[in-house]
RNA sequence: CGUCGUACCCAGCCGAGUCUCCGGAACCAAUAGCCGGAGAGCGGGGGAACCACAGGCCACCACGGUGGCCAGGGGCGAAUCGUCACCAGAGCGUGACGUAGCGCGGCCCUUUUCGCGCGAGCCCGACAGCUAACCCCGUAGGCGCCCAGAAAAAGG
Repeated sequence: CGUCGUACCCAGCCGAGUCUCCGGAACCAAUAGCCGGAGAGCGGGGGAACCACAGGCCACCACGGUGGCCAGGGGCGAAUCGUCACCAGAGCGUGACGUAGCGCGGCCCUUUUCGCGCGAGCCCGACAGCUAACCCCGUAGGCGCCCAGAAAAAGG
């Protein structure tokens, strides 16, 4: 000096996941951080009327219904759905290719073009349509360049 890798920090990114105040532990003390609370903001769920919906089978019955069983059903999130192949008795699962939908492109917003990605996971536990009043819950976690498509156009 060059190359590769790792760690930290940063511009910045996904996401509702931010801000203020009070108290506490630790610390010589302060700040920051951590823990526990209270608010604001943001996000989510439950919950009338009206509207919508009204499964199948069996038994009983006063023919209005009652009971049991089966297939269940629902929420957060962009993350749904399909085809093919493999495994396999079926189911489940795995992989590939697509797809509803979603994200990024560096001063910001809208639309378009182009390019690059995601298209998961978790929870409730037989139970919830919508839903005013009202009630409850969350406020995390994960990434992160050294000219890189950190591209282009129009209107603001």
This is a predicted structure of a 156-nucleotide RNA (c-di-AMP riboswitch aptamer (ydaO/yuaA leader)) from a Solirubrobacteraceae bacterium.
It was read from a public genome assembly, where an Rfam model found it.
Rfam family: c-di-AMP riboswitch aptamer (ydaO/yuaA leader). From the family's description: This family represents a conserved RNA structure found upstream of the ydaO and yuaA genes in Bacillus subtilis and related genes in other bacteria. The ydaO/yuaA element is thought to act as a genetic 'off' switch for the ydaO and yuaA genes in its native state. It is believed that the element may be triggered during osmotic shock leading to activation of ydaO, a predicted amino acid transporter gene, and members of the yuaA-yubG operon which code for KtrA and KtrB K+ transporters. Gene Ontology terms of the family: regulation of gene expression and cyclic-di-AMP binding.